Source information: SAM riboswitch aptamer (S box leader) from a Chloroflexota bacterium, 116 nucleotides, folded computationally. It was read from a public genome assembly, where an Rfam model found it. Rfam family: SAM riboswitch aptamer (S box leader). Rfam describes the family as follows. The SAM riboswitch is found upstream of a number of genes which code for proteins involved in methionine or cysteine biosynthesis in Gram-positive bacteria. The coordinates come from a structure-prediction model, not an experiment, and the mean pLDDT is 78. The organism belongs to Chloroflexota, within Bacteria.
RNA sequence: UUUUCAUCCAGAGGGGUGGAGGGAACGGCCCGUUGAAACCCCGGCAACCUAAUCAGUCAUUUGUUGAUUGGUGUUCGGUGCCAAUUCCGUCAGAGAUAAACCCUGGAAGAUGAGAG
Numbered sequence: 001u002u003u004u005c006a007u008c009c010a011g012a013g014g015g016g017u018g019g020a021g022g023g024a025a026c027g028g029c030c031c032g033u034u035g036a037a038a039c040c041c042c043g044g045c046a047a048c049c050u051a052a053u054c055a056g057u058c059a060u061u062u063g064u065u066g067a068u069u070g071g072u073g074u075u076c077g078g079u080g081c082c083a084a085u086u087c088c089g090u091c092a093g094a095g096a097u098a099a100a101c102c103c104u105g106g107a108a109g110a111u112g113a114g115a116g
Stems, first nucleotide, its partner, number of pairs: 001116008013042005021031003025090004043082003048078002052072008086108001091105003095101001
């Protein structure tokens, strides 16, 4: 940097340093000197990978077998995350209205696992 698959309306913050930005882009709307980003410490959430364990399904050479689905949730390890639905919209389509609006799909993005 490209690509495949899965998920994205749930959940979870205190302290120290720092000193003006941050929420991917753009528009909106928010957060922020009652302290933004970033870094450090401690804590937590979650359940993607690995491991553990429980239950089911299928296959089978019938064995202390293999594959697969679901549950549990930290016991070990690899990540991730802890304002607002991915904060909302952006493109297309449907519905409704005087207008506001609303639904579905996509795009883009984020995270994980794999491939180049």